[in-house]
RNA sequence: GCCUGUGUAGUUCAGCGACAGAAUGCCACCUUGGUAAGGUGGAGGUCGAGGGUUUGAUUCCCUCCACAGGCU
Numbered sequence: 001g002c003c004u005g006u007g008u009a010g011u012u013c014a015g016c017g018a019c020a021g022a023a024u025g026c027c028a029c030c031u032u033g034g035u036a037a038g039g040u041g042g043a044g045g046u047c048g049a050g051g052g053u054u055u056g057a058u059u060c061c062c063u064c065c066a067c068a069g070g071c072u
Base pairs, nucleotide, nucleotide: 001071002070003069004068005067006066007065010024011023012022013021018055026042027041028040029039030038048064049063050062051061052060
């Protein structure tokens, strides 16, 4: 330099055009003599950035950034 993949909650990931979710972690409460385990509820997201297409974009297209892999 060229090609491919990944980027979504603190962490690990799902979702692939129509309200952004799970597990785990965090907070509160219940349970217990107490802790752990268990149960219930809650908070936490400009979906990497900027454009384009569309009635509507996390999702499709383009450019850029970061990371990973491959080729030379």